[in-house]
RNA sequence: GACGAUAAAGCCAAACCCGUUGCGAAGCGGGGGCGGAAAACCACGGGUUUCAAGAAAACAGCCGGGUUGCCGAAA
Numbered sequence: 001g002a003c004g005a006u007a008a009a010g011c012c013a014a015a016c017c018c019g020u021u022g023c024g025a026a027g028c029g030g031g032g033g034c035g036g037a038a039a040a041c042c043a044c045g046g047g048u049u050u051c052a053a054g055a056a057a058a059c060a061g062c063c064g065g066g067u068u069g070c071c072g073a074a075a
Base pairs, nucleotide, nucleotide: 003072004071011036012035016031017030018029019028020027021026034061040067041066042065044064045063046062047059048058049057050056
């Protein structure tokens, strides 16, 4: 560099529930835990979604791409 253990240490947190912000998609906080080796960050391409329809928004846990990053068996 690449790869990813029924390894170890930690990490994140779907649905759902509560609170809160937003017209909304959704965001944030708490509970929860389906899952995740980038489920960390970035709306660049595609895609989906929303509205009050525009020089507007949401989704990074939909797929690519970019940047950074923990651990270390086998091949």
Predicted 3D model of a 75-nucleotide RNA (c-di-GMP-I-GGC riboswitch aptamer) from an uncultured Desulfobulbaceae bacterium.
Its mean pLDDT, the model's own confidence on a scale to 100, is 88.
It was read from a public genome assembly, where an Rfam model found it.